RNA sequence: GCCUCCGUAACUCAGACUGGUAGAGUGCGUCCAUGGUAAGGACGAAGCCGUGGGUUCAAAUCCCAUCGGGGGCU
Numbered sequence: 001g002c003c004u005c006c007g008u009a010a011c012u013c014a015g016a017c018u019g020g021u022a023g024a025g026u027g028c029g030u031c032c033a034u035g036g037u038a039a040g041g042a043c044g045a046a047g048c049c050g051u052g053g054g055u056u057c058a059a060a061u062c063c064c065a066u067c068g069g070g071g072g073c074u
Stems, first nucleotide, its partner, number of pairs: 001073007010026004020057001028044005050066005
């Protein structure tokens, strides 16, 4: 230098191919339950989807550029 994959909640990851209200598990908060604790149950908070721009009525999703990380080739 070229190719490829990844970046979404505090953490680990779905969702993208097929544009139409952002999800799960863990963790966190409140409550239930217990003589009490852990385990268990119910409810809830938490993300302008790495950044900038474009296309579109509408973009996490499509296009371009760019930043960071992993792998491969030379």